Predicted 3D model of a 363-nucleotide RNA (Bacterial RNase P class A) from a Gammaproteobacteria bacterium. Rfam family: Bacterial RNase P class A. Rfam's curators write: Ribonuclease P (RNase P) is a ubiquitous endoribonuclease, found in archaea, bacteria and eukarya as well as chloroplasts and mitochondria. The family's RNA type in Rfam is ribozyme. It is recorded under the gene name rnpB.
RNA sequence: GGAGACGGCCAGACAGCCGCUGCGGUGAAACCGUGGAGGAAAGUCCGGGCUCCGGAGGGCAGGGUGCCAGGUAACGCCUGGGAGGCGCGAGCCUACGGAAAGUGCCACAGAAAACAUACCGCCUAAGCGCUUCGGCGCCGGCAAGGGUGAAAAGGUGCGGUAAGAGCGCACCGCGCGGGUGGUAACACGCCGCGGCAUGGUAAACCCCACCCGGAGCAAGACCAAAUAGGGGAACCCGCGGCCUCGUGCCGCUGCGUGCGGCCCGCACGUGUUCCCGGGUAGGUCGCUUGAGAGGCGCGGUGACGCGUGCUCCAGAUGAAUGGCUGUUCACGACAGAACCCGGCUUAUCGGCCGUCUCCCUUU
Numbered sequence: 001g002g003a004g005a006c007g008g009c010c011a012g013a014c015a016g017c018c019g020c021u022g023c024g025g026u027g028a029a030a031c032c033g034u035g036g037a038g039g040a041a042a043g044u045c046c047g048g049g050c051u052c053c054g055g056a057g058g059g060c061a062g063g064g065u066g067c068c069a070g071g072u073a074a075c076g077c078c079u080g081g082g083a084g085g086c087g088c089g090a091g092c093c094u095a096c097g098g099a100a101a102g103u104g105c106c107a108c109a110g111a112a113a114a115c116a117u118a119c120c121g122c123c124u125a126a127g128c129g130c131u132u133c134g135g136c137g138c139c140g141g142c143a144a145g146g147g148u149g150a151a152a153a154g155g156u157g158c159g160g161u162a163a164g165a166g167c168g169c170a171c172c173g174c175g176c177g178g179g180u181g182g183u184a185a186c187a188c189g190c191c192g193c194g195g196c197a198u199g200g201u202a203a204a205c206c207c208c209a210c211c212c213g214g215a216g217c218a219a220g221a222c223c224a225a226a227u228a229g230g231g232g233a234a235c236c237c238g239c240g241g242c243c244u245c246g247u248g249c250c251g252c253u254g255c256g257u258g259c260g261g262c263c264c265g266c267a268c269g270u271g272u273u274c275c276c277g278g279g280u281a282g283g284u285c286g287c288u289u290g291a292g293a294g295g296c297g298c299g300g301u302g303a304c305g306c307g308u309g310c311u312c313c314a315g316a317u318g319a320a321u322g323g324c325u326g327u328u329c330a331c332g333a334c335a336g337a338a339c340c341c342g343g344c345u346u347a348u349c350g351g352c353c354g355u356c357u358c359c360c361u362u363u
Base pairs, nucleotide, nucleotide: 001359002358003357004356005355006354007353008352009351010350012328013327014326015325016324017323018322020036021035022034023033024032025031038334042345043344045343046342047341048340049339050216051215052214053213062212063211064210065209066208067081068080069079070078071077082096083094084093085092086091097207098206102205103204104201105200106199119146120145121142122141123140127138128137129136130135154172155171156170157169158168159167173196174194175193176192177191178190179188180187181186220285221284222283223282230276231275232274233273234272235271238252239251240250241249242248243246254270255269256268257267258266259265292311295308296307297306298305299304329332
C1' cells in the first nucleotide's frame, strides 16, 4: 500500500422567528419556564410483566423445543464449550436427540435401492454327456473387474483359490465393553473382545425427553346527561257494568297526538312528582418510576450479577413532536411512539473508532 474478518458508535450542525403538545408557576384566559420519537418507534415472529375469565390434582388430545453447560423474569434469545462442514487465515455456517421399536418412501438409470441380486464378465476343481483328444455342451461356482446411479452391502495389501470371497492374516475403519481426562456434550498415538452383525430419509408418520390454560389496554376499573324496560314511595284518581273484591278487568265519555282544509271516521296513548336501579354519549383512571437509563467500584473467560451514589428522560386520544429564514459541512438514508419491557427478523445515505488476518513493497 492492497484485500478482508469481527465488534462498537453517529444518523447533519448552529442561530433567529412563528406554531403544536405534556407538566409547573396559579382556579381560568393570557404569559413565562421546562420536557417532547427511533436504532429500528416497523413486521407482530417468539418470551415475559400487567388485566379479566377459567381452573383441586393428574391424564388424553393438540402445539412447541431438541448437542452440552451457564445467563435470565422468561424465551425458539444470549454467552462459553463440543461435534460436523467451509475458508490459506482472522473467522463463518449448522432444526445438531433416536434409523438393530414399528410403518412408509427412495424419481431416472440400473441385474439389483434392501429377507439382496447377476446385464457384461471371470472359472471349469468335482459330477454327467460328446469328442477329430485341442476341447465343446450340460449341471454349476463367483461377485474380483466393467457398466448404472446422489447412494451398490467396509478399504488397502499379502496369502489363499479352478475362479473368487473377511475365507485367513496385517494395518486402517466400524461396533461393543472397560480405562483415563472433562461438571457435561465429548475426546484419546490407552486396553480387551467381535470378522464386520441390517444404505439413505424423522422441516415422513412415529418414539423419547422437556415446556405450554384462554383472551388481550377496544384488557379492565370508576363517575355519569339521555333513552327503553324494571323496582319503590307520596299525592291524585269522570260515569256505568262484572267478579276472584284487587284501586282488577271491560265498555262509554272526555282529553292529547297522528291522518285531514273542516265534519264524520280510523289508529295510538291516557295519572303526576320524586327516589332506586340501569347504563348510552361524555369524562376519569389504567398511562408511564421502570426486570429504568447512564457513572463508579467489585466478581466472572463471557452472557451477566452485586454494591454504591446520581438522575427523571414523550405520554397524545382526531391524536402534539412542525414550518420559514440565515450560516456552514462530507449535502443528509430507512423511517415515525399509542399499555410496558427482553429478544429475533427486515429496511437503512454517508462516515468514524477499536482489535485481528492474508498478500505485496521498503528499511